[in-house]
Molecule: c-di-GMP-I riboswitch aptamer
Organism: Desulfuromonadaceae bacterium
RNA sequence: UCCCGACAACGCCAGCCCUUCUGUGAGGGGGGGGACGGAAAGCGGCGGGUCUUUGUAUACAAAGAUGGCCGAGCUGCCGAA
Numbered sequence: 001u002c003c004c005g006a007c008a009a010c011g012c013c014a015g016c017c018c019u020u021c022u023g024u025g026a027g028g029g030g031g032g033g034g035a036c037g038g039a040a041a042g043c044g045g046c047g048g049g050u051c052u053u054u055g056u057a058u059a060c061a062a063a064g065a066u067g068g069c070c071g072a073g074c075u076g077c078c079g080a081a
Base pairs, nucleotide, nucleotide: 004079005078012038013037017033018032019031020030021029022028036068042074043073046071047070048069049066050065051064052063053062054061055060
């Protein structure tokens, strides 16, 4: 340094739910509480998936959402085996 990831240390994030604001809507977003969990649960919607809206709309298309669904990409704390 890389791989790896401990009932380690220091901190960090925050599913579901409650509350409030916001969005036509979304498994949507912001704030507060709280803690299921997380070594990338940090960053970016690139590919796939899922969800929503619109098009008469099953298919299909467009627009949007999800980075705590998966893959790939960029970056990164700690140091036992």